A computed fold for a 263-nucleotide part of an RNA from Eubacterium sp., annotated as large-subunit ribosomal RNA, domain VI. NCBI's taxonomy places the organism under Bacteria, Bacillati, Bacillota, Eubacteriaceae, Eubacterium. The prediction has a mean pLDDT of 90.

[in-house]
Context: one part of a larger RNA
C1' cells in the first nucleotide's frame, strides 16, 4: 500500500515444511514342518540403540553483586572488627536462570488408491487364458491420518462484537472526532533493534519493605574455661542475587498524536 467504511477478537485451510529408523528378549511353541539335526509364519508382550521435541521435580554442571575459610600487602590512629588489591587472590559449598550426563515424550493405530505379485469371472480363439470389457487381494513406498506455519491464497476467505453516518464546501476535498490504536512511562520466563506479552493510580508493572523458601554453616558483642592458641554459651546464630506471597513507601504524573463518514 492492497484486501471497496473504520476497528477488536476468534478462526477455515489452498499451499508449504517436519516426522517417517531399528535391534534383542519372552510368549505362542520346542508347536507346524522334518528321519534326525534343526526349527518357523501369523499373533501378543517387554526392553534397548541412534535420532528428535519439551522441561528442570530428581542426579549433576555453571552460577565474577550469595555464604564461609584462609595467605600477602595497604588502609580505617592502635586492639578487635572490617575494606581494597593480588586471575573471582586462593580454597569449600551454592539459589534462580541456562544446560545434559538428568526427566518425560515421539516416530502408534487406522483409512484410500496402487507397484511387483497373486486371483475371480471372461471372450477374441466352442478349449484354455488375471484382461481385451468388468471385479478383487496386495508394500517401510504414494495420498490422508500426527506436529508446525499459513488469506499478499491479489482467488486477498469466514464468524462474532464495537463505532456510527458529524461540521465546512456546489463539488473535489478538508477539519474535529467515535470505536480503537500509538507516542510516552514501569517492565517481562519476550528480545540485537523493531516486534511480542504484562501494566500505567479505578494500579501489584518494576524497585523498596515485610514474611517465607532456598543457600551458607554457627555473626558481632558479651560472659565462662584456659598462661595462651583456642573452645563453649547466648543461638540452626548471622548474612543472603535472581525464587514465592503480601504491602502503594518510590516510580508508571501530566500530556500529546493518529484514527470512519462508506462504489
Nucleotide at each position: 500500500c492492497g484486501u471497496a467504511g473504520g476497528a477488536u477478537a476468534u478462526u477455515u485451510g489452498a499451499g508449504a515444511g517436519g516426522a517417517g529408523c531399528u535391534g534383542u528378549c519372552c510368549u505362542u511353541a520346542g508347536u507346524a514342518c522334518g528321519a534326525g539335526a534343526g526349527g518357523a509364519c501369523c499373533g501378543g508382550g517387554a526392553u534397548g540403540g541412534a535420532c528428535u521435541g519439551a522441561c528442570c521435580u530428581c542426579u549433576g554442571g555453571u552460577g565474577u553483586a550469595c555464604c564461609u575459610g584462609u595467605u600477602g600487602c595497604a588502609c580505617u590512629a592502635c586492639c578487635a572488627a572490617g575494606u581494597g588489591c593480588a586471575u573471582a587472590g586462593c580454597a569449600g559449598g551454592g539459589u534462580a536462570g541456562c544446560c545434559a550426563a538428568g526427566u518425560c515424550g515421539g516416530g502408534a493405530c487406522g483409512g484410500g488408491a496402487u507397484a511387483a505379485a497373486c486371483g475371480c469371472u471372461g471372450a477374441a480363439g466352442g478349449c484354455a487364458u488375471c484382461u481385451a470389457a468388468g471385479c478383487g487381494u496386495g508394500a517401510a513406498g504414494c495420498c490422508c491420518c500426527c506436529c508446525u506455519c499459513a488469506a499478499g491464497a491479489u482467488g486477498a476467505g469466514a464468524u462474532a462484537u464495537c463505532c456510527c453516518a458529524u461540521u465546512c464546501g456546489u463539488a473535489a476535498g478538508a477539519a474535529u472526532u467515535a470505536a480503537g490504536a500509538c507516542c510516552c512511562c514501569u517492565u517481562g520466563a519476550a528480545g540485537a533493534c523493531g516486534a511480542c506479552g504484562a501494566g500505567g493510580u479505578u494500579g501489584a508493572u518494576a524497585g523498596g519493605u515485610c514474611a517465607g523458601a532456598g543457600g551458607u554453616g554457627g555473626a558481632a558483642g558479651u560472659g565462662c574455661a584456659g598462661u595462651a592458641a583456642u573452645g563453649c554459651a547466648u543461638g540452626g546464630a548471622g548474612c543472603u542475587g535472581a525464587c514465592u506471597g503480601a504491602u502503594a513507601c518510590u516510580a508508571a504524573u501530566a500530556g500529546g498524536u493518529c484514527g470512519a463518514g462508506g462504489g
RNAcentral holds the full RNA, with entries from ENA. Rfam family: Bacterial large subunit ribosomal RNA.